[in-house]
Context: one part of a larger RNA
RNA sequence: CCUGCGACAGGACGGAAAGACCCCGUGGAGCUUUACUGCAGCCUGAUAUUGGGUUUUGAUGUAGAAUGUACAGGAUAGGUGGGAGACUUUGAAACUGGCAUGCCAAUGUCAGUGGAGUCGCUGGUGGGAUACCACCCUUUCUACAGCGGAAUUCUAACUGGAGGCCAUAAACUGGUCACAGGACAUUGUCAGGCGGGCAGUUUGACUGGGGCGGUCGCCUCCCAAACAGUAACGGAGGCGCUCAAAGGUUCCCUCAGUGCGGAUGGAAAUCGCACGAAGAGUGUAAAGGCAGAAGGGAGCUUAACUGCAAGACAGACAAGUCGAGCAGGUACGAAAGUAGGACUUAGUGAUCCGGCGGUAUAGUGUGGAAUUGCCGUCGCUCAACGGAUAAAAGUUACCCCGGGGAUAACAGGCUUAUCUCCCCCAAGAGUUCACAUCGACGGGGAGGUUUGGCACCUCGAUGUCGGCUCAUCGCAUCCUGGAGCUGAAGCAGGUUCCAAGGGUUUGGCUGUUCGCCAAUUAAAGCGGUACGCGAGCUGGGUUCAGAACGUCGUGAGACAGUUCGGUCCCUAUCCGUCGCAGG
Numbered sequence: 001c002c003u004g005c006g007a008c009a010g011g012a013c014g015g016a017a018a019g020a021c022c023c024c025g026u027g028g029a030g031c032u033u034u035a036c037u038g039c040a041g042c043c044u045g046a047u048a049u050u051g052g053g054u055u056u057u058g059a060u061g062u063a064g065a066a067u068g069u070a071c072a073g074g075a076u077a078g079g080u081g082g083g084a085g086a087c088u089u090u091g092a093a094a095c096u097g098g099c100a101u102g103c104c105a106a107u108g109u110c111a112g113u114g115g116a117g118u119c120g121c122u123g124g125u126g127g128g129a130u131a132c133c134a135c136c137c138u139u140u141c142u143a144c145a146g147c148g149g150a151a152u153u154c155u156a157a158c159u160g161g162a163g164g165c166c167a168u169a170a171a172c173u174g175g176u177c178a179c180a181g182g183a184c185a186u187u188g189u190c191a192g193g194c195g196g197g198c199a200g201u202u203u204g205a206c207u208g209g210g211g212c213g214g215u216c217g218c219c220u221c222c223c224a225a226a227c228a229g230u231a232a233c234g235g236a237g238g239c240g241c242u243c244a245a246a247g248g249u250u251c252c253c254u255c256a257g258u259g260c261g262g263a264u265g266g267a268a269a270u271c272g273c274a275c276g277a278a279g280a281g282u283g284u285a286a287a288g289g290c291a292g293a294a295g296g297g298a299g300c301u302u303a304a305c306u307g308c309a310a311g312a313c314a315g316a317c318a319a320g321u322c323g324a325g326c327a328g329g330u331a332c333g334a335a336a337g338u339a340g341g342a343c344u345u346a347g348u349g350a351u352c353c354g355g356c357g358g359u360a361u362a363g364u365g366u367g368g369a370a371u372u373g374c375c376g377u378c379g380c381u382c383a384a385c386g387g388a389u390a391a392a393a394g395u396u397a398c399c400c401c402g403g404g405g406a407u408a409a410c411a412g413g414c415u416u417a418u419c420u421c422c423c424c425c426a427a428g429a430g431u432u433c434a435c436a437u438c439g440a441c442g443g444g445g446a447g448g449u450u451u452g453g454c455a456c457c458u459c460g461a462u463g464u465c466g467g468c469u470c471a472u473c474g475c476a477u478c479c480u481g482g483a484g485c486u487g488a489a490g491c492a493g494g495u496u497c498c499a500a501g502g503g504u505u506u507g508g509c510u511g512u513u514c515g516c517c518a519a520u521u522a523a524a525g526c527g528g529u530a531c532g533c534g535a536g537c538u539g540g541g542u543u544c545a546g547a548a549c550g551u552c553g554u555g556a557g558a559c560a561g562u563u564c565g566g567u568c569c570c571u572a573u574c575c576g577u578c579g580c581a582g583g
Base pairs, nucleotide, nucleotide: 001583002582003581004580005579006578007577008576010575011574012573014570015569022404023403024402025401027400028399029396030395031394032393035201036200037199038198039197041194042193043192044191045190046189047188048187051154052153053152054151055150056149057148058147060145061144062143063142064141065140066139068137078136079135080134081133082132085119086118087117094113095112096111097110098109099108100107101106158181159180160179163177164176165175166174167173204216205215206214213233217239218238219237220236221235222234240385241283242342243341247301248300249299250298251297252296253295255279257275258274259273260272261271281290282289284347286345287344288343305328306327307326308325311322312321313320317386330339331338332337353379354378355377356376357375358374359373362371411458412456413454414453415452417451419447420446421445422444423443424442428438429437465540466538467537468536470532471529472528473527474526475525478503479502480501481498482497483496484495485494486493505519506518507517508516509515546564547563548562549561550559551558552557
């Protein structure tokens, strides 16, 4: 070295199971609720089943009776019309008593006495004479009618019972009688309410994993690399309006600031002179503009018009932007002309559906209408702002499926802010003296053991803390060995250099690594090895399903909070390692 046998399990990111953690899917399911929308169920009302009296009480109609005060005016004038007479021995005026109304003026009515007149027209007041008639208005009373409400009562619908009798031999049922209840209840239909009891669903996206937080449309600047455009959870700010003048036009004016002068008057009020291209002002952010003004005034006004539009900019589309010119009518200006809002760029919302005004394309055999079209206009923090619906929240550790190393937790990789170690400078401490020793403010590195960042292999699986067993390497050396310096007298130390051969304890507590404590020791080193080692062991911790406490939550449930409990599979093919045998 080859072959074989017996062993061991470090590797074959070993086998097994399309990862159960995490994320994603306009996937699913269970559960919850003050998510949304429904359904059962319950409650209430109307009506039918459902009838008769009595009492009381509403609104309506008819008939009758009454009822009406502004001021002026005989006086308490309801309105309109007709109207020259009307009432009276069938009892007028007047008086007495009662009742009703009342604005305290009176009016109406009943009874009695009384025994012949009272009122109107005319005149006056003013809108007009209850003298008389008719139709009505406001308010009130009485009677009747039909329609109701409430209470009470009746019995005949309807209801009840281990009632009596019968079918009948029958704890069902039916008939009949009695009793009790009774137009209630029950039941049907319609409507309102309550309604996780049940059902179907919804519960956004971006995101240096997800969640929490923040954001989502529009305008301005930088980034943006001198056309345009250009990303990030890059850096700064604004908007969701306002103005009838802050619009149009004609004419006129020039700012901020500074110096000097000037009563109160001052750094700044108002006045004068000079300098003054812009530092002022511009409704509102920023940028770009603007003095020949777009800035500041005054006069007159409504073009903040109607119908259009050649041609452009921009642009996936849909939207958006500019626009000479033509026609109509208009404002200002002597005219030429200017004017289709505002110095410009934000101040916003598609479609459907519906409302309003106008118009007339259609309008179901025809004519109309309903409806509809067209023109104008209104209603969305549809702000998740190209808007899924008119209408929607949670939870899952009881979970499931499809996927992802497109994306997290372990380990590795890259990085090294952080960490550990080293070095430079040397202010200072060290009585003196920077450097025996320590070393501020700063600077430069190494390492890859910490916490991170990134998300590159692995989600058709790379098992995760600690312990046990077995180790192996580095040296920035804990001991043992050899040296230099010392603020090294000696003993004992401090610090630095060389050095990895060997060694580096046993216990108590805790799942602990770590740490604290006890007793030793020459010493009780620090790290790497998938935080070495689970196809070697364990399974105390973490991290499924059960249960409890505290806290949070209305709840289902949740918690790097706690607590008790909780299935650790693999017969070794190859590499590797050890032993034995043969060649």

Predicted 3D model of a 583-nucleotide part of an RNA (large-subunit ribosomal RNA, domain V) from Halanaerobium saccharolyticum. The source organism's lineage runs through Bacteria, Bacillati, Bacillota, Clostridia and Halanaerobium. Its mean pLDDT, the model's own confidence on a scale to 100, is 84.